[in-house]
Molecule: transfer RNA
Organism: Candidatus Kaiserbacteria bacterium RIFCSPHIGHO2_01_FULL_50_13
RNA sequence: GCGGGAUUAGUUUAGUGGCAGAAUGGGACACUUCCAAUGUCCAGACACGAGUUCGAUUCUCGUAUCCCGCA
Numbered sequence: 001g002c003g004g005g006a007u008u009a010g011u012u013u014a015g016u017g018g019c020a021g022a023a024u025g026g027g028a029c030a031c032u033u034c035c036a037a038u039g040u041c042c043a044g045a046c047a048c049g050a051g052u053u054c055g056a057u058u059c060u061c062g063u064a065u066c067c068c069g070c071a
Stems, first nucleotide, its partner, number of pairs: 001070007010024004018054001026042005047063005
């Protein structure tokens, strides 16, 4: 230098155009003599920019970071 892949909550991840889900972690409450465990509830995320579209996490282009391969 070229090609390919990945980027979603603190962490691990699901989600192929129409409400962003789960686990774990965090907070509150209940239970308990206390703690742990358990139960209920709450908060928390689409890497960034542009385009297409009535509508974009999803499609297209570019940028950034990381990984793999080739030279």